[in-house]
């Protein structure tokens, strides 16, 4: 990279370093010198897989910690507020 399931309207931010950039991609619309990306401590959340033991413990992976997955496209429906479904996309367990 390919591929099957499941989840995506809940929930979680402090400090040092760094110095203009981030929110995949366009647009748009937001965040950012009251400090972006990144990278380090540490803290926390708790979806899936494990552990324990008994339904709870964040103990081990692993993911998260601004805004629905910030919003868009396509189809049906529609009370025209939106629903639902399909696609892209994201994690997480599998499989090839």
């Nucleotide at each position: 990279c390919c591929u099957g399931c499941a989840u995506c309207c809940a929930g979680a931010c402090g400090g040092g370093a760094g110095g203009a950039g981030g929110g995949u991609a366009a647009g748009g619309c937001c965040c950012u010198g009251c400090g972006a990306a990144u990278c380090c401590c540490g803290g926390c959340c708790a979806a899936c897989c494990g552990g324990c033991u008994u339904c709870g413990c964040g103990c081990g992976g692993u993911g998260g910690c601004a805004a629905u997955g910030c919003c868009u496209u396509u189809c049906g429906c529609u009370g025209c507020g939106g629903c639902g479904a399909a696609g892209c996309g994201a994690u997480g367990c599998g499989g090839a």